Predicted 3D model of a 115-nucleotide RNA (c-di-GMP-I riboswitch aptamer) from a Bacillota bacterium. The source organism's lineage runs through Bacteria, Bacillati and Bacillota. It was read from a public genome assembly, where an Rfam model found it.

RNA sequence: UAAAUUACAGGGCAAACUUGUCGAAAGGCAAGGACGCAAAGCCGCGGGUCUAAAGCACUGUCGACUGCGAACCGGAUGGUGCGCGAGGCGGGGCCAUGACAGCCGGGUUGCCGGA
Repeated sequence: UAAAUUACAGGGCAAACUUGUCGAAAGGCAAGGACGCAAAGCCGCGGGUCUAAAGCACUGUCGACUGCGAACCGGAUGGUGCGCGAGGCGGGGCCAUGACAGCCGGGUUGCCGGA
């Protein structure tokens, strides 16, 4: 000097939960509160996890132009049910552009200085 480990001293952060607030949610922020943490400081670069508003397709239901199509009934105007049909509502499916740094890795900054 470098690396690994962790004493001393001053301390630092703050899980779950509660309240308030933002958000579609995951989750964030603030106050209280401490499970823990030598980076539980910061950065969404890599992996992973979480959510699914919007979007996409599927499905159920209602259904516009007094609409279209074929079928049936009738002496005629017409009538009957069925199918199509933009779109609305409901259901689950897929999917970050959203989130997690106290999931792991990586980058970066940092207090003490004894063994």